This is a predicted complex of two RNAs, RNase P RNA and transfer RNA, with 471 nucleotides together.
RNA sequence: GGAGUCGGCCAGACAGCCGCCCCGCACCCGAUCCCUCCCGCGUCGCGUCCGCACUCGCCGACGCGGCCGGGAUCGGGUGCGGGGAGGAAAGUCCGGGCUCCGCAGGGCAGGGUGCCAGGUAACGCCUGGGGGGCGCGAGCCCACGGAAAGUGCCACAGAAAACAUACCGCCGAUGUCUGCGGCGACGCAGGCAGGCAAGGGUGAAAAGGUGCGGUAAGAGCGCACCGCGCGACUGGCAACAGCCGCGGCACGGCAAACCCCACCCGGAGCAAGGCCGAAUAGGGGAACGAUGGCGUGGCCCGCGCCGUUCCCGGGUUGGCCGCUCGAGGCGUCCGGCGACGGGCGUCCCAGAUGAAUGGCUGUCCUCGACAGAACCCGGCUUAUCGGCCGACUCCGACC
RNA sequence: GGGCGAUUAGCUCAGGGGUAGAGCGGGGUCUUUACACGGCCUAGGUCGGGGGUUCAAAUCCCUCAUCGCCCA
Numbered sequence: 001g002g003a004g005u006c007g008g009c010c011a012g013a014c015a016g017c018c019g020c021c022c023c024g025c026a027c028c029c030g031a032u033c034c035c036u037c038c039c040g041c042g043u044c045g046c047g048u049c050c051g052c053a054c055u056c057g058c059c060g061a062c063g064c065g066g067c068c069g070g071g072a073u074c075g076g077g078u079g080c081g082g083g084g085a086g087g088a089a090a091g092u093c094c095g096g097g098c099u100c101c102g103c104a105g106g107g108c109a110g111g112g113u114g115c116c117a118g119g120u121a122a123c124g125c126c127u128g129g130g131g132g133g134c135g136c137g138a139g140c141c142c143a144c145g146g147a148a149a150g151u152g153c154c155a156c157a158g159a160a161a162a163c164a165u166a167c168c169g170c171c172g173a174u175g176u177c178u179g180c181g182g183c184g185a186c187g188c189a190g191g192c193a194g195g196c197a198a199g200g201g202u203g204a205a206a207a208g209g210u211g212c213g214g215u216a217a218g219a220g221c222g223c224a225c226c227g228c229g230c231g232a233c234u235g236g237c238a239a240c241a242g243c244c245g246c247g248g249c250a251c252g253g254c255a256a257a258c259c260c261c262a263c264c265c266g267g268a269g270c271a272a273g274g275c276c277g278a279a280u281a282g283g284g285g286a287a288c289g290a291u292g293g294c295g296u297g298g299c300c301c302g303c304g305c306c307g308u309u310c311c312c313g314g315g316u317u318g319g320c321c322g323c324u325c326g327a328g329g330c331g332u333c334c335g336g337c338g339a340c341g342g343g344c345g346u347c348c349c350a351g352a353u354g355a356a357u358g359g360c361u362g363u364c365c366u367c368g369a370c371a372g373a374a375c376c377c378g379g380c381u382u383a384u385c386g387g388c389c390g391a392c393u394c395c396g397a398c399c
Numbered sequence: 400g401g402g403c404g405a406u407u408a409g410c411u412c413a414g415g416g417g418u419a420g421a422g423c424g425g426g427g428u429c430u431u432u433a434c435a436c437g438g439c440c441u442a443g444g445u446c447g448g449g450g451g452u453u454c455a456a457a458u459c460c461c462u463c464a465u466c467g468c469c470c471a
Stems, first nucleotide, its partner, number of pairs: 001395010012364007020084016038066008046057002086370001090381002093379005098269004105301004110265005115129005130144001131142004145260002150258002152254003167200002169196003174193008208226006227249001228247004233242003273321004283312006292306004328347008365368001400470007409423004417454001425441005447463005
């Protein structure tokens, strides 16, 4: 200098003006409520004469109304201050919190995960390790349990697709037939019975592979190495690895086919669910009526309630809570290879409900991608113009 | 916001591992004076896109896209 691998970060910048959502403070206006003083009216009591009635009262209590001042809550306005989308807010593919279904109980069915160990609230996620594959390498990828429990499938082609078998082929040692030669023993040729699975051929896949021996031809028939299976030992928590011995091979592939094994899973979802207000009406139909119906799961058991459920049609369509402080962010120390865990300090960082982040102007640059919360969180997947930083690998040149 | 379903010929739909069909529609031809009906023949498919499992995928698995339905 070139090519590449892994990890992390940013997502145009700055200034001015106008505007949107939320929170806090101050002031003003309005409504409601409360407290204190005073006034008016009414009722009752007390006093004015012993009783009754009436009248009167700087008297007391209660009620109603009014006035001055103060406070609280709610609503509106103005001003000031603070905060205001993402790495994926997305897809809704997994997992959890939260809420309701009485509890979330048992069994069957159903679904999911799948090398081992660990992390975690949990996971199909992450970390470390094992095995396999790719790359010169840094590194990357893998749904990676079981096919000697059972069932099923393997189209076409092919002899045969899994109890093995024989189309071409090889042999015909052995037995036998025919022909020829030979006095004969026997030899040669062809065929049959039969032997074989080496070679050809089919197919995605053909019943261990290579080599040597062996044989009539062949064949794990024998041997060596490799593969495979079984067992012991050593290392490791384990997956597994190493090594030794045994077995001539029994065991083709498919489990993202049924299935078996191990482990996990109750259902629904913030339009969950709760409160206030408004509106109203009641009706029509269906089911079952207690061996029944319903209680949000496909069935059964258990448990609870009993006039309950469903459909059609009609009315209302406002407000509040849930709602954002959380498995939270940042810094630092400790434990751990790591994912992560623990301690301390510090910070508060969107909460809308027609739904808020925008518009204009100026300057600069490398001219700006994918895209926007809606109960919350941990992951995965998908989309994404570019830029910066760190660690590492390979190649070339020079010192 | 949340929960489900579908995608196969121009249209409506079958097919659920062995190489894709039916009806209507289109084209040609016969029949008719001509048209319709009818008969015969025929064309037309990235099975929504991509990846994986498998010898083999429309079918099984994952992912993306589009369309549709439901809720207080």
Background
It holds a member of the Rfam family "Bacterial RNase P class A". Rfam describes the family as follows. Ribonuclease P (RNase P) is a ubiquitous endoribonuclease, found in archaea, bacteria and eukarya as well as chloroplasts and mitochondria. Rfam classes the family as a ribozyme. Rfam links the family to the GO terms dimeric ribonuclease P complex, ribonuclease P activity and tRNA processing.